[in-house]
RNA sequence: UUCAAUAACCCGCCGAAUCCUUCGGAGCGGGGGACCCUUUCCUGGGGCGAAUAGAGCUUCUGGUUUUGCUUAAUGAGUGAAACCACAAGCUCUUAGAGCUAUCCUUCAGUUCGAGCCCGGCAGCUAACCUCGCAGGCGUAGAAGAUGAGCCAA
Numbered sequence: 001u002u003c004a005a006u007a008a009c010c011c012g013c014c015g016a017a018u019c020c021u022u023c024g025g026a027g028c029g030g031g032g033g034a035c036c037c038u039u040u041c042c043u044g045g046g047g048c049g050a051a052u053a054g055a056g057c058u059u060c061u062g063g064u065u066u067u068g069c070u071u072a073a074u075g076a077g078u079g080a081a082a083c084c085a086c087a088a089g090c091u092c093u094u095a096g097a098g099c100u101a102u103c104c105u106u107c108a109g110u111u112c113g114a115g116c117c118c119g120g121c122a123g124c125u126a127a128c129c130u131c132g133c134a135g136g137c138g139u140a141g142a143a144g145a146u147g148a149g150c151c152a153a
Base pairs, nucleotide, nucleotide: 011138012137013136014135018026019025020024027133028132029131030130031129032128037123044121045118046117047116048115053093054092055091056090057089058088059087061085062084063083064082065081066080067079068078069077070076071075096112097111098110099109100108104144105143106142107141
C1' cells in the first nucleotide's frame, strides 16, 4: 500500500414496530363489530404481508391408451412408450414492492416477488371490543428544479 474477515461506535435500510415514562400513557399499525348497502351457483372459508399469476424441465404417485413377453385363455402378471391429474424441486417471466444519504422529477443501475396465522368461522360497518410495537440487515450513480443551513466579503 492492497485484499479479506471480525468487533465497537456513529449513521443508514426493510418494517406499524417509535417516544415519554412508572406501572402506565402518547403515537403509529392490525383484527372483530349495526342500520343502510352488497344478485345467484359450483371448489370449505378467512387474516397479516409487496409477495400474485404463468411457462418449461426433472422426480414420486395415480389413471387412460398403445405395445412386447409369459400363460390353454376373453383374463391375469410383467416391461416399455404416450397423454392427463396431483405434489415436490429447479430455471425463467410476471402483477406488485424496495434501495442508490435533504425532499421532488427524470434517466440509469440493482434487489425482493417470501413466510406465517385462524380453525368450520368473520363482506362493508358508527358506537364499542381487542391485539402488536418485533425481527433482520449494510446502499451510496448522473442530470435538473426548489428549499434549508453554514462560512466569507